Transfer RNA from a Bacillota bacterium, 73 nucleotides, folded computationally.
RNA sequence: GGACGCUUAGCUCAGCUGGUAGAGCACUCGCUUGACGUGCGAGUGGUCAGCGGUUCGAUCCCGUUAGCGUCCA
Numbered sequence: 001g002g003a004c005g006c007u008u009a010g011c012u013c014a015g016c017u018g019g020u021a022g023a024g025c026a027c028u029c030g031c032u033u034g035a036c037g038u039g040c041g042a043g044u045g046g047u048c049a050g051c052g053g054u055u056c057g058a059u060c061c062c063g064u065u066a067g068c069g070u071c072c073a
Base pairs, nucleotide, nucleotide: 001072002071003070004069005068006067007066010025011024012023013022019056027043028042029041030040031039049065050064051063052062053061
């Protein structure tokens, strides 16, 4: 330098070929316990990496930038 892939909650990752974004763990509160832990219930938390475009509507499609990874040279 070229090709491809990834970027979504604090962490690990889903998201059904475009229609208001979820799980587990963690965190907070409540119940349970003498207390801690476990268990059960509820809840908080996201400009879906940035910018632009297509569309009535974009996490999803297109372009570009950045970061990370694999391969080729």

About this RNA: Its Rfam family is "tRNA". It is annotated as a transfer RNA. NCBI's taxonomy places the organism under Bacteria, Bacillati, Bacillota.